RNA sequence: GCUCAGGUAGCUCAGCUGGUAGAGCAUUCCCCUGAAGAGGGAAGGGUCCGCAGUUCGAUCCUGCGCCUGAGCA
Numbered sequence: 001g002c003u004c005a006g007g008u009a010g011c012u013c014a015g016c017u018g019g020u021a022g023a024g025c026a027u028u029c030c031c032c033u034g035a036a037g038a039g040g041g042a043a044g045g046g047u048c049c050g051c052a053g054u055u056c057g058a059u060c061c062u063g064c065g066c067c068u069g070a071g072c073a
Base pairs, nucleotide, nucleotide: 001072002071003070004069005068006067007066010025011024012023013022019056027043028042029041030040031039049065050064051063052062053061
C1' cells in the first nucleotide's frame, strides 16, 4: 500500500426487512443472614467513533475520514 472483520452502558457482547436500544457481569438500594458470601427483587447508567448523503424517519443503507485486529504484498 491492498483486501476483509469490527467500533453500541464501566467491561464482554446482542440488536430481525430502517420505526427514537437490550442481556450478562459490575455499581447502588431492598429482602434473606448473628455477620458476610451465595440467592431473590428493584433502580441508575447510552448524543450507538466522527462528518456528509439517501429517507417522513438511520445503530442499521451509501460515501469520506479516525481507531483496533487479521490476511496479502
RNAcentral holds the sequence, with entries from ENA. The RNA shown here (transfer RNA) has 73 nucleotides and comes from a Minisyncoccota bacterium. The prediction has a mean pLDDT of 81. The source organism's lineage runs through Bacteria, Bacillati and Minisyncoccota.